A computed fold for an 80-nucleotide RNA from a soil metagenome, annotated as c-di-GMP-I riboswitch aptamer. The model forms 95% of the base pairs in the Rfam consensus. The sequence is in RNAcentral, with records from MGnify.
RNA sequence: GAGAAGGGCAAACCCGUCGUGAGGCGGGGACGCAAAGCCACGGUGCCACCACGCGAGUGGGGGUAGGCCGGGUUACCGAA
Numbered sequence: 001g002a003g004a005a006g007g008g009c010a011a012a013c014c015c016g017u018c019g020u021g022a023g024g025c026g027g028g029g030a031c032g033c034a035a036a037g038c039c040a041c042g043g044u045g046c047c048a049c050c051a052c053g054c055g056a057g058u059g060g061g062g063g064u065a066g067g068c069c070g071g072g073u074u075a076c077c078g079a080a
Base pairs, nucleotide, nucleotide: 008033009032013028014027015026016025017024018023031067037073038072039071041070042069043068044065045064046063047062049060050059051058052057
């Protein structure tokens, strides 16, 4: 990369469960996705904690998202 084929993933929401929280996991469910596979390196958002501050907030180490933007890495099918 083509309204191709065979497949894949699964947002919101609901139920259960774990976590102080962001949120995770399992089941249901499909808005979407050609890397919506993996990593968590840079940026960014978010969270609880600690310190400082009258306060708005600032700083710190830690966590979380990655279906927010870059980057790295691996990979199925394939016509013109």